[in-house]
RNA sequence: CAAUUCCAUAAAUUGUCAGCUUAUAUAUGCUCAAGAUUGGUUGAGCGUUUCUACCUGAUACCGUAAUAUCAGACUAUAAGCAAAUCAAGGCUAUUG
Numbered sequence: 001c002a003a004u005u006c007c008a009u010a011a012a013u014u015g016u017c018a019g020c021u022u023a024u025a026u027a028u029g030c031u032c033a034a035g036a037u038u039g040g041u042u043g044a045g046c047g048u049u050u051c052u053a054c055c056u057g058a059u060a061c062c063g064u065a066a067u068a069u070c071a072g073a074c075u076a077u078a079a080g081c082a083a084a085u086c087a088a089g090g091c092u093a094u095u096g
Stems, first nucleotide, its partner, number of pairs: 001015005019081007026053001029046006039062002047054001055072006086096003
C1' cells in the first nucleotide's frame, strides 16, 4: 500500500514493496600481458548451482623491479523480523 473477514468510531488475517539481521556466493580475490616511478595503474581471463561487481581511501614499503597491510560495501538467492517484565534514557526516539 492492497485484499479478505468483519464492526462502530475499531479488530484480525493474508499478500506486495521497502528496511534490518543472519546465511550462501567471492576471497571486493587469483593468473597472464602491458604500463608508472612527482609512482605503485590499465586490458583480458579464471573464479559463483549466480546476474552484476571485482574498487576507494589511508598507512607502510620499495627503487626501475615488485607491492603489502588496514578499513569500507554493492549485487544475487534463502530464512527470520513475537510477547512480557525490570532498569536506564533528553522519560520522545531509543538502549541494556